[in-house]
RNA sequence: CGAGCAACUGUCUAGGGUUCCGUUGGUGAGCAAUUCUUCCAUCAAGCAGGUCCGAGAGACGGUGUGCGGCUUGCGCUGCAUAACACGGAAGGAUAAAAGCCUGGGAGAU
Repeated sequence: CGAGCAACUGUCUAGGGUUCCGUUGGUGAGCAAUUCUUCCAUCAAGCAGGUCCGAGAGACGGUGUGCGGCUUGCGCUGCAUAACACGGAAGGAUAAAAGCCUGGGAGAU
């Protein structure tokens, strides 16, 4: 200095916040003699909840790919897809945040 599809994708997880739902609390309205409860509106709280976002360096599956086997051919099928991977600040998306995206980036070793 350079190469390695250092492949793509789905469902999840660690993690993440607060659109929506729920929960908790306040206020108001309503009811009512008064108070409490239910219901309604609104504000606040991220709350061991649901929805939601979610990994290059997490899990599993699928597709593709590579090397083979069988087959005249269509096609079927085996194995592999692996080692390593410290990492800002800043910015971006979404309601918002993040291990998301920039990014196996800058930088470090």